[in-house]
Predicted 3D model of a 99-nucleotide RNA (c-di-GMP-I riboswitch aptamer) from a bacterium. Model confidence (mean pLDDT): 89 of 100. Its Rfam family is "c-di-GMP-I riboswitch aptamer". Rfam describes the family as follows. GEMM was predicted in a large-scale screen for bacterial structured RNA regulatory elements.
């Protein structure tokens, strides 16, 4: 001085719950507050997972209609371009300093 590593100290971050605001949601940003984190800093890159508004399917073997013109709701179902980095992986990057 570096790599593994993770005692101390000093500083750091902040699950859940409530509020309140954006969003169809999923979430996400403030505040309240700590389960916890040595990368719980940063990239959705690969795995994984969450949501489903718009689209598509579907109803509709067709609804109002005088009618062959006509083309309709809503449940369901699909689907990520949404979102998660506090799930695992990977990339950057970074604070102390014992065994």
């Nucleotide at each position: 001085a570096a790599g593994c590593c993770g005692a101390a100290a000093a500083g750091g971050c902040a699950a859940a719950c409530c509020c309140g605001u954006c969003g169809a949601a999923a979430g996400a940003c403030g505040g309240c507050g700590a389960c916890g984190c040595a990368a719980a800093g940063c990239u959705a890159c690969g795995g994984g997972g969450c949501u489903a508004a718009a689209g598509c399917c579907g109803g509709a073997a067709g609804a109002a209609g005088a009618g062959a013109a006509g083309g309709a709701a809503a449940a369901g179902g699909u689907c990520a371009a949404g979102c998660c980095c506090g799930c695992c992986g990977a990339g950057c990057u970074g604070c102390c300093g014992a065994a």